[in-house]
Molecule: c-di-GMP-I riboswitch aptamer
Organism: Bacillaceae bacterium
RNA sequence: ACGUAACAAAGGCAAUCCUGUCGAAAGGCAGGUGCGCAAAGCCAGGAACUAAGGGGAUGCUACCCAUCUCUAUGUUUGCCGGCUGCUGAA
Repeated sequence: ACGUAACAAAGGCAAUCCUGUCGAAAGGCAGGUGCGCAAAGCCAGGAACUAAGGGGAUGCUACCCAUCUCUAUGUUUGCCGGCUGCUGAA
């Protein structure tokens, strides 16, 4: 240096739930909680979630309205992937 994750050290993050708040929703932010994580640090390429808006269909005499369906420019990096990093044994 590369690799690697035993025993430690310095630490870090924060699942879930509750409260408040933003958002159409998915979900985000703040405080508490502490499931867990050697990258649970960063990045929306894959994958997944949502459907405000837009398209289509149906119901209705027609409109309005309702229901169903398609769609990401939205969201999730603690799903995969890419990039970078602390410490120290075999």